RNA sequence: GCGCUGAUAGCUCAAUUGGACAGAGUACAGGCCUCCGGAGCCUGGGGUUGCGGGUUCGACUCCCGCUCAGCGCA
Numbered sequence: 001g002c003g004c005u006g007a008u009a010g011c012u013c014a015a016u017u018g019g020a021c022a023g024a025g026u027a028c029a030g031g032c033c034u035c036c037g038g039a040g041c042c043u044g045g046g047g048u049u050g051c052g053g054g055u056u057c058g059a060c061u062c063c064c065g066c067u068c069a070g071c072g073c074a
Stems, first nucleotide, its partner, number of pairs: 001073007010026004019057001028044005050066005
């Protein structure tokens, strides 16, 4: 330099053929329970979907460029 894959909550990951409010686990906060709670149960907050554009009635998803990470080729 070229190609491929990936980037979504603090962390690990989902998200169907482009469609309903972007979810789960864990962590965190509060409550219940309890002699106590770090166990169990319930509830809640937390997101510029890497960045910038484009297509579309509608984009995490499609197209273009860029950044970063991993792998491969030279």
This is a predicted structure of a 74-nucleotide RNA (transfer RNA) from a Bacteroidota bacterium. Its mean pLDDT, the model's own confidence on a scale to 100, is 80. Rfam family: tRNA. By type it is a transfer RNA. The source organism's lineage runs through Bacteria, Pseudomonadati and Bacteroidota.